Overview
The RNA shown here (SAM riboswitch aptamer (S box leader)) has 132 nucleotides and comes from Ahniella sp. Its mean pLDDT, the model's own confidence on a scale to 100, is 80. NCBI's taxonomy places the organism under Bacteria, Pseudomonadota, Gammaproteobacteria, Rhodanobacteraceae, Ahniella.
RNA sequence: CACCCAUCCAGACCGGCCGAGGGACAAGCCCAACGACGCCGGGGCAACCCAGACCUGCACACGCAGGACUGAAGGUGCCAACUCUUGCGCGGGUCGAUGCCGAAACGGCGAUCGACCUCCGAAAGAUGGGAU
Numbered sequence: 001c002a003c004c005c006a007u008c009c010a011g012a013c014c015g016g017c018c019g020a021g022g023g024a025c026a027a028g029c030c031c032a033a034c035g036a037c038g039c040c041g042g043g044g045c046a047a048c049c050c051a052g053a054c055c056u057g058c059a060c061a062c063g064c065a066g067g068a069c070u071g072a073a074g075g076u077g078c079c080a081a082c083u084c085u086u087g088c089g090c091g092g093g094u095c096g097a098u099g100c101c102g103a104a105a106c107g108g109c110g111a112u113c114g115a116c117c118u119c120c121g122a123a124a125g126a127u128g129g130g131a132u
Base pairs, nucleotide, nucleotide: 003130004129005128006127007126008125013042014041015040016039017038021031022030023029025087026086027085028084043079044078045077048075049074050071051070052069054067055066056065057064058063083124088121089120091118092117093116094115095114096113097112098111099109100108101107
């Protein structure tokens, strides 16, 4: 690097150094000489790994799995914006164009296409755990 599983609408900033881009990609939109991004030090958030007691199921000897709770010493992670938003697809809604019905309407249908909104899923990415 590639593989498997889980999570991603919550939360958490100061100081020093450096000096121009940064937010993974594209577009948008933001952040940034009132110094971003990055690096270092300190602080914090959170609870994946971890620790404790409880409940349920299996096995009922040890134990295994799941659920909710508490803790934070250690290994990670994180501390602008929902993973900043969108990207691909299904469904729903609104509108428009075309089409069809109708003698016609400012009427009806909702077949095709497009735009916007919304929901769900996927993809991509990030993090942790596992396996190799």